[in-house]
Order: sequence, then C1' cells, then structure tokens
RNA sequence: ACCGGAGUCGUCUAAUCAGCAGGAUGGCGGAUUCUGACUCCGCAGGCGCAGGUGCGAUUCCUGCCUCCGGUU
Repeated sequence: ACCGGAGUCGUCUAAUCAGCAGGAUGGCGGAUUCUGACUCCGCAGGCGCAGGUGCGAUUCCUGCCUCCGGUU
C1' cells in the first nucleotide's frame, strides 16, 4: 500500500426480509434476614464518527477512525 472481517449499556452478547434496541453479568434501590450472603422484585445505563437513500436505518450505500487477520 492492497484485500477480508469486526466495532451495540461498565463487561459479554442478540436483533432472520429496514418497522417499539432485548438478554446475561455488574451497578443502584427495595423485599427477605438478628446482620451478611443466597434468592426475589424494581430502576438507570448502549447502536464507533460524518454524510446519503428512504415514510422509517443497528440493518442498505459512501467516506473516515479503531482493532484483528492475510498478501506484498
């Protein structure tokens, strides 16, 4: 330099053909308990960045950034 893959709550991970962004774990609050742990209930928290298409984009297109792999 070129080619391919990946980027989603703090962490891990779903979303099939574009149609309410979900789960686990962790955090916070509550219930339970003499206290704590366990268990149960609730709450907050996310689509790498910038454009484009479209009624509507995590999803499709373009550029960029970061990471991984390959070729030279």
This is a predicted structure of a 72-nucleotide RNA (transfer RNA) from Myxococcus sp. AM011. Lineage of the source: Bacteria > Pseudomonadati > Cystobacterineae > Myxococcaceae > Myxococcus. Its Rfam family is "tRNA". Its mean pLDDT, the model's own confidence on a scale to 100, is 83.